[in-house]
RNAcentral holds the full RNA, with entries from ENA. A computed fold for a 1189-nucleotide part of an RNA from Prasinococcus sp. CCMP1194, annotated as large-subunit ribosomal RNA, half B. It matches the Rfam family "Bacterial large subunit ribosomal RNA". Lineage of the source: Eukaryota > Prasinodermophyta > Prasinococcales > Prasinococcaceae > Prasinococcus. Model confidence (mean pLDDT): 80 of 100. A source record names the gene rnl.

Context: one part of a larger RNA
RNA sequence: UCACGGCGAAGGAACUCGGCAAAUUGCUCUCGUACCUUCGGUAGAAGAGAGAUCUUUCUUUGUACGAAAGAUGACACAUAUGGAGGGGACGACUGCUUCUUAAAAGCACAAGACUCUGCAAAAUCAACAGAUGAUGUAUAGGGUCUGACAUCUGCCCGGUGCUGGUAACGUAAAAGGUGUGUUGCCUCAUUCAAUUGAGAAGAUAGGCCUUGAAUGUUCAGUAAACGGCGGCCGUAACCUUAACGGUCCUAAGGUAGCAAAAUUCCUUGGCAUUUUAUUGGUGUCCUGCAUGAGUGAUGUAACGAUCCCCUUGCUGUCUCCGCCGUGAGCUUAGCGAAUUUGCAGUUUCCGUGAAGAUGCGGAAGACUUUUACAUAGACGAGAAGACCCCGUGGAUCUUUACUUUUCGCAUAUAUUGAAGCAUCCUCGCUGGUGAAGAGCAAAGGUGGGAGCUUAUGACUUCGUCUCGUCAGAGACUUAAAGAGGCACUCCUGAAAGACCACCCUCCAGCGAGGGUUCUUCUUCAUUCUUCGGAAAACAGUGUAUGCUAGAAAGUUUGACUGGGGCGGUGGCCUCCUACAGAUGAACGGAGGCGUACGAAGGUAAGUUCGGCUUGGUUGGACACCAAGAGUUCGUGGAGAAUGCCAUAUGCUUGCUUGACUGUGAGACCGGCGGGUCGAACAGGGACGAAAGUCGGUCAUACUGAUCCGAGAUUGCCGUGUGGAAGGAAUCUCGCUCAACGGAUCAAAGAUACCCCGGGGAUAACAGGCUGAUGAUCUCCUAGAGUCCAUAUCGACGAGAUCGUUUGGCACCUCGAUGUCGACUGAUCGCAUCCUUGUGGUUGGAGAAGCUACAAAGGGUUUGGCUGUUCGCCAAUGAAAGCGGUACCUGAGUUGGGUUUAGAACGUCGUGAGACAGUUCGGUUUCUAUCUUGUAAAAGAGACUUAAACAUUGAGAAAGCAUCACUCUAGUACGAGAGGACCGAGUGAUAUAUCCCUCUGGUUUCCCAGAUAUCCUCCAAAGAUAUGUCUGGACAGCUACGGAUAGAUAGGAGAACCAUUGAAAGCAUCUGAAAUGGGAAACUUCUUUCAAUACCAGUGUUUUAUCCUCGUAGAACAACUCUACGUGAAUAGGCUUCAUGUGUACGUUUUGUAAGAAAUUAAGCUGUGAAGUACUAACGGUGGGUAUGG
Repeated sequence: UCACGGCGAAGGAACUCGGCAAAUUGCUCUCGUACCUUCGGUAGAAGAGAGAUCUUUCUUUGUACGAAAGAUGACACAUAUGGAGGGGACGACUGCUUCUUAAAAGCACAAGACUCUGCAAAAUCAACAGAUGAUGUAUAGGGUCUGACAUCUGCCCGGUGCUGGUAACGUAAAAGGUGUGUUGCCUCAUUCAAUUGAGAAGAUAGGCCUUGAAUGUUCAGUAAACGGCGGCCGUAACCUUAACGGUCCUAAGGUAGCAAAAUUCCUUGGCAUUUUAUUGGUGUCCUGCAUGAGUGAUGUAACGAUCCCCUUGCUGUCUCCGCCGUGAGCUUAGCGAAUUUGCAGUUUCCGUGAAGAUGCGGAAGACUUUUACAUAGACGAGAAGACCCCGUGGAUCUUUACUUUUCGCAUAUAUUGAAGCAUCCUCGCUGGUGAAGAGCAAAGGUGGGAGCUUAUGACUUCGUCUCGUCAGAGACUUAAAGAGGCACUCCUGAAAGACCACCCUCCAGCGAGGGUUCUUCUUCAUUCUUCGGAAAACAGUGUAUGCUAGAAAGUUUGACUGGGGCGGUGGCCUCCUACAGAUGAACGGAGGCGUACGAAGGUAAGUUCGGCUUGGUUGGACACCAAGAGUUCGUGGAGAAUGCCAUAUGCUUGCUUGACUGUGAGACCGGCGGGUCGAACAGGGACGAAAGUCGGUCAUACUGAUCCGAGAUUGCCGUGUGGAAGGAAUCUCGCUCAACGGAUCAAAGAUACCCCGGGGAUAACAGGCUGAUGAUCUCCUAGAGUCCAUAUCGACGAGAUCGUUUGGCACCUCGAUGUCGACUGAUCGCAUCCUUGUGGUUGGAGAAGCUACAAAGGGUUUGGCUGUUCGCCAAUGAAAGCGGUACCUGAGUUGGGUUUAGAACGUCGUGAGACAGUUCGGUUUCUAUCUUGUAAAAGAGACUUAAACAUUGAGAAAGCAUCACUCUAGUACGAGAGGACCGAGUGAUAUAUCCCUCUGGUUUCCCAGAUAUCCUCCAAAGAUAUGUCUGGACAGCUACGGAUAGAUAGGAGAACCAUUGAAAGCAUCUGAAAUGGGAAACUUCUUUCAAUACCAGUGUUUUAUCCUCGUAGAACAACUCUACGUGAAUAGGCUUCAUGUGUACGUUUUGUAAGAAAUUAAGCUGUGAAGUACUAACGGUGGGUAUGG
């Protein structure tokens, strides 16, 4: 010193983020018990009182309890054993959770709701078989959300989901149909021939059409599904506000409730209350950045190791620390690790330097060695930084990223058969059907047509059936009847009837093919077997196909960048930067391009612009006409800029297509890809009389490699041959591949759950450089100050200093330099808050101030709120200074904030998640080697023969404070109010040092009392229980107690005040000589250390001692120091005394007894005092010691 314990005066949370920790309370009984309430609770509420043991008697069957009378000291006697109350937030509750930093407001929960599921259930596991669900059956089971209870749960279906409907649209596999290309019958045609053309089936390729499900489109429903729930303007007779009105938008515009809230940025919101004082708490308001109704809203009794506030009690949390005990630490004996370690003969200051040096430079300091402590440094140890950035690193998660897949939905097909009814479509056959009006009357259309029909029974009648527009038509029946009937002609009409043929509309029947649906059988399975029921070619399974699809998988998600992100940029052209060859950077300064044009191209000829001057109707500075001069050009040249152009490259007109084909000597630029210029030759042209010009545009932008695909052309290749397919060559087309030399046809996010590799190549802290910003000062003087710039203040401006702000830069450190604030301990600067001295002060009467100069010796408070620094507030005070020191100080403490993992609110996001927004919770390691610092020793050296004692002081350090009151004096001053200088004295606060007489504290065995248990025959004595608890207490140590200190004086001297006095006949305190005064600063004086002060100092005494050893101590970690060692009081013991406690044991007396009294101020009594050798310091041994002689 630490850990764990004990006690504590006065105060009582003043401590602190916070009553953390500790203390209080505690048992039993009696009384008593509020608000609120779900009537159960709350409640052990709160609060008050009592209690033991022993004796005698009574009561009792008996012990106990109880009653009465007594005794005793403190009485739930030790152990065990709630502090309480009030308000709020959240969650109803008991429960569960991150084993190893989070116990919570998170999870769960009963309860509510939605949704799926009819049993071979849904759902789930599984390759299959099978199993769970469940030996359950909708009062059941699965999933999701909310989360007791009470009052409630508003509006929106536009989006996204889910459910349902399904006329229409479109579609996959598949099926059918139909063209086409090629091949193709050793086919056909053509031709004298070569050749050319056509071409069936089949095959093959590809197209179109038809049929063809789910999903989708579409239409509805659905929010206790995912989710969402507005602006602007005006208006009332003070102002304000807006019941009211207007307008825009929406799917609908937030209802009830609550509200600066776990949600409120501004914000410490306003008001009230609580407090001396409140960023806290509660209540209220509503301006809700960004509340809100089962992602539930608002309340709520009870409950909570939850979070916040207040009160009471209590206390060492604190003012302010003290004492004691035990165990460590320290010493000795024995035993005996690890971390760490480039080397070390391991100082300070200033400087330097990869920018913070024990190791470099300079100066200073420094004898050698050790021990115990402290922890400022060794950018200390520990862990290849977790923050940040980078990597064409990783992982996990998400989704309307990309590409895929299991499951699922649907269709086709196989397994897959039979029968029947009905129905639909297509085809065929048969039969029927058909009314405008006119007309004999029911004229389907066209054509033919003069006959057709009839005893094989005409006309007609009865009956039945079918159709029907109700008029009729047709058929059947043989029952009746028994010989004609119909047409042509006439009339009407658009059309003329008999009869025949081919057709149309609709209907019926039959047959064939195909489809749909239903029923039944067979098969399968269950139960029973007599029945009956369910299911049924469906389902299931395989294959093919379409849809769905973060359930699953693999990946992508780029670069530059004064860190990264956000923003911006990326290719091409022009200018400046650019330094007179070319090139030339920046997230330097300015702008353009991703085209246009059949003339805006070619050629030939002609011509001259803009602006200005003069004149002319409206007419004007500017319209149009005419004239003039006309400048290295200001106009125009499609467009940006630059260069160029007047013989024009500009403008006008004529004719035209060279905006040509095939080539290209030779050059320029570029790393390459590639880009640019180009005479000349051949061909065939345009214009021009001709020379000649013309291979687009005055020039420089107007763009995109390769692969892949497409079109055209061709004397190319053609896998045995011939063809074909396919390819090649030339020309052309398809990329905001714009991240523009283009990774792929095809790609977004989260990570605080994170990981790896690297980086001080790159951020956050600190240092460094800088000094914009900041702070301080100076200059100028407009102005303010009644007047007056400068008593005081000082705009607009100008200039310095500092390195405390915010920054800039990115230089050390990413194989780690721990980050805010508080505590503790400081140290320096002065730009001074107080205290000291002084100048100025028309705006100094005094007092109090203002301003300035000198000055850093000392001092510079306690609380409320907040994590705060800061700040505001309360109260003191002489004052409550500003800054530096790694924003001093975490190998010194703390851990409230920030800044991991849990959780919630608001907001953002589809989501994973995110927020210099908020909120509750959340592990702080290190045994000190060196330097440094604080103490304590040893050794050597110097002086001396040696030792002892005493000193000098070079030097170093400490200290230095202030206030109040009284007197002078109620004086000077002042109208008064008020009220001094100078000087003298008395106290106080804070600080420091020493001490224990007093007071207080402690006092672990000094005394006494007491409980439980044990030992003991009883008594006495003793043991254990925190020293068992309790009441006291000497010495010692201590503060809350006592005493003392900063006195006085000198020197030098700052600001400043002066004397004499010239330069400069005056004046002048003198960056003139000379002479004075003058401050808490400096120095001496005071206190402490001090000759290792290497120039190592001085004095006195003595001549044998010193160490070891022993007894001890007020000395002490070890070491040391001090006393003593028989010639002795050093310690112990003993005796006496003091002190403390409080009347011992035993005996006697007394009482029924517990007990009481006497003996007895008794007995006992640690570290106190004195005396006394009884014991131990005995005896003896050992080591060292120098000069002289």